[in-house]
RNA sequence: UAUAGAAAAUGCUUAACCCAUUGUAAAGUGGGGGCGGAAAAUCACGGGUCUUGCGCUGCAAGACAGCCAGAUUCCCUAU
Numbered sequence: 001u002a003u004a005g006a007a008a009a010u011g012c013u014u015a016a017c018c019c020a021u022u023g024u025a026a027a028g029u030g031g032g033g034g035c036g037g038a039a040a041a042u043c044a045c046g047g048g049u050c051u052u053g054c055g056c057u058g059c060a061a062g063a064c065a066g067c068c069a070g071a072u073u074c075c076c077u078a079u
Stems, first nucleotide, its partner, number of pairs: 002079004012037002017032006035066001041072003046068002048064007
């Protein structure tokens, strides 16, 4: 450096749900919680899904990175 690997270790993160809070909503944030995760770290450019609105089978705005795809970065082990 490349490939493989979520368990061997050190760690990290946190689904559903509950409480508080922001938001019309989708959803976000904080605390608890822990289904899971080698990239479940970052990025909303591509596809897709969801919400709202409209001139409504289309368009616009917003959201989802743990839907797919892509880019960048990244622990350890083995080869």
Molecule: c-di-GMP-I riboswitch aptamer
Organism: Candidatus Vecturithrix granuli